[in-house]
Predicted 3D model of a 73-nucleotide RNA (transfer RNA) from a Coriobacteriales bacterium.
The sequence was found in a public genome assembly.
Its Rfam family is "tRNA". Gene Ontology term of the family: triplet codon-amino acid adaptor activity. By type it is a transfer RNA.
The coordinates come from a structure-prediction model, not an experiment, and the mean pLDDT is 81.
Taxonomically the source falls in Coriobacteriales (Bacteria, Bacillati, Actinomycetota, Coriobacteriia).
RNA sequence: GCGCCCGUAGCUCAGAGGAUAGAGCCACAGACUUCUAAUCUGUUGGUCGCAGGUUCGAGUCCUGCCGGGCGCG
Numbered sequence: 001g002c003g004c005c006c007g008u009a010g011c012u013c014a015g016a017g018g019a020u021a022g023a024g025c026c027a028c029a030g031a032c033u034u035c036u037a038a039u040c041u042g043u044u045g046g047u048c049g050c051a052g053g054u055u056c057g058a059g060u061c062c063u064g065c066c067g068g069g070c071g072c073g
Stems, first nucleotide, its partner, number of pairs: 001072007010025004018056001027043005049065005
């Protein structure tokens, strides 16, 4: 340099163009317990990598860039 894949919550990841963007873990609060752990209930947390484009509507499709991984040279 070329090709392919990935980028969504603090972490690991779902999310076939249309519901208010979700789950598990973590954190916090409460219940239970003599206390802790475990368990149960709830809560916080997101400019969906950045910028454009297509569309009535984009996390999803297209283009460019940035970052990571793999392969080729």